[in-house]
Predicted 3D model of a 109-nucleotide RNA (SAM riboswitch aptamer (S box leader)) from Olivibacter sp. SDN3. NCBI's taxonomy places the organism under Bacteria, Pseudomonadati, Sphingobacteriales, Sphingobacteriaceae, Olivibacter. Of the family's consensus pairs, 94% are formed in the model.
RNA sequence: GAUUUAUAAAGAAGUGGCGAGAGACCGGCUCUGCGACCCACUGGCAACCAUCCAUAUUUUUAGGAAAAGGUGCCAAAUCCUGUCCCGAAUUAAUGGGAGCAUAUAAAUG
Numbered sequence: 001g002a003u004u005u006a007u008a009a010a011g012a013a014g015u016g017g018c019g020a021g022a023g024a025c026c027g028g029c030u031c032u033g034c035g036a037c038c039c040a041c042u043g044g045c046a047a048c049c050a051u052c053c054a055u056a057u058u059u060u061u062a063g064g065a066a067a068a069g070g071u072g073c074c075a076a077a078u079c080c081u082g083u084c085c086c087g088a089a090u091u092a093a094u095g096g097g098a099g100c101a102u103a104u105a106a107a108u109g
Base pairs, nucleotide, nucleotide: 002108003107004106005105006104007103008102013042014041015040016039017038021031022030023029025082027080028079043074044073045072048070049069051065052064053063078101083098084097085096086095
């Protein structure tokens, strides 16, 4: 990198280093020399896996606890948007639903 499943409007930042772009992509909008992004350390958030309790059991599950372990995350809704449908009508703005894409976890090969 591929496939499957689940989740994605909640939550959580300081210090040091570096020095110019960053927010996946498109268009927007935003962040950024008052130092972003990234890296390191420390701290924190959450609870996917694992653990414990309880429940279920032809099919391995509803719920709860804890935060020592494996990951993840700590600007903005996944920052918004993109394709289709609806409100809906001439167009546009705005709104809702589904989807695509992306991210993360777990599993598979």
Overview
RNAcentral holds the sequence, with entries from Rfam. Rfam family: SAM riboswitch aptamer (S box leader). Rfam links the family to the GO term regulation of gene expression. The coordinates come from a structure-prediction model, not an experiment, and the mean pLDDT is 81.